[in-house]
RNA sequence: UGCUUAUCAAGAGCGACUGAGGGAACAGGCCCUGUGACGUCCGGCAACCUGCUUUUUUUGCAAGGUGCUAAAUCCUGCGGAUUUUCCGAAAGAUGAGUG
Numbered sequence: 001u002g003c004u005u006a007u008c009a010a011g012a013g014c015g016a017c018u019g020a021g022g023g024a025a026c027a028g029g030c031c032c033u034g035u036g037a038c039g040u041c042c043g044g045c046a047a048c049c050u051g052c053u054u055u056u057u058u059u060g061c062a063a064g065g066u067g068c069u070a071a072a073u074c075c076u077g078c079g080g081a082u083u084u085u086c087c088g089a090a091a092g093a094u095g096a097g098u099g
Base pairs, nucleotide, nucleotide: 001099002098003097004096005095006094007093008092013042015041016040017039021032022031023030026077027076028075029074043069044068045067048065049064050062051061052060073091078088079087080086081085
């Protein structure tokens, strides 16, 4: 980096340091932010892999490897429908597997 597959409206700080941007990319919106963004550390959440358990396609517990910790993946962009909306696709993120 390509492919397959599952999930993506739940959940997570009144902490320390830092100091100006940030919300993936493009466009259009809409937001967050010196009452401290981003980032790092700590804390936390969750339970994909994992370990243990079990009546073994199941249940429960733990939290080692990841991941996550404003807003639905912040919303729209493409297609469809019963069109204030809904469904799906694409793109993206994360896990697991694979060439």

A computed fold for a 99-nucleotide RNA, annotated as SAM riboswitch aptamer (S box leader).
The prediction has a mean pLDDT of 83.